[in-house]
Order: sequence, then C1' cells, then structure tokens
RNA sequence: GGGGCAAUAGCUCAGUUGGCUAGAGCGCGACGUUCGCAACGUUGAGGUCGAGGGUUCGACUCCCUUUUGCUCCA
Repeated sequence: GGGGCAAUAGCUCAGUUGGCUAGAGCGCGACGUUCGCAACGUUGAGGUCGAGGGUUCGACUCCCUUUUGCUCCA
C1' cells in the first nucleotide's frame, strides 16, 4: 500500500429479502421471600446502533467517505 471481518445497554452478544415503538444473558436499583447473606421471583433504570453524508414515505439494515481493532497478501 491492497483485500476481508468486526464496532448495537456497564460487560458478552443477537437482530437480513429496509417497516409496529431496538432485544437477550450477566451486571445495577427497588420490592418480595430470609434473623441476615446468597440463591430465587417480580419489577425498573440504562442505547444519538463507532462518526459524517446520501438514497427512500421509512435505514442498525442499502450506497459513499471516515475512525478504531483483528486478520490475510505484498
């Protein structure tokens, strides 16, 4: 220098012919159970979907540019 993959909640990740309003597990808060803790149950908070732009009635999803990480080739 060129190619490929990844980036979504605090952490690990899911989410495809573009469409209700973005999800799970763990973690965190509250409550219940217990003398108390753990475990378990109920419930809640937490997201500009890496960034900018474009296409579209509508974008996590398609197109362009760009940042970071991993990897292959030279």